Predicted 3D model of a 98-nucleotide RNA (Guanidine-I riboswitch aptamer) from a Desulfotomaculaceae bacterium.
Model confidence (mean pLDDT): 79 of 100.
It was read from a public genome assembly, where an Rfam model found it.
Its Rfam family is "Guanidine-I riboswitch aptamer". About the family: This family represents a conserved RNA structure found upstream of the ykkC and yxkD genes in Bacillus subtilis and related genes in other bacteria.

RNA sequence: UAAAAUGUUUUCUAGGGUUCCGCAACCAUAUUGUUGGUCUGGUCCGAGAGAAAACUCACAGCAUUGCUGUGCCACGGAGGGAUAAAAGCCCGGGAGGU
Repeated sequence: UAAAAUGUUUUCUAGGGUUCCGCAACCAUAUUGUUGGUCUGGUCCGAGAGAAAACUCACAGCAUUGCUGUGCCACGGAGGGAUAAAAGCCCGGGAGGU
């Protein structure tokens, strides 16, 4: 310096906050309303470097147009952006480092 699937989607998890619900406090005492995520939670967001499944692709084997197998590795800021908000989300397998 170059090459490869450093593949796509879905569901979920670690994690994340606070629109909605619930919860707590206050006001009021009829419903409302205000505040609180420094509230375990439901909804919600959610991983390149987490899990599972399906599919696509490449290669190999068998077989004859399908079946099976393999496809490994991955340290990482600061800053910015979206949404109600935040994040292991996105910029980004980025900068940088080995």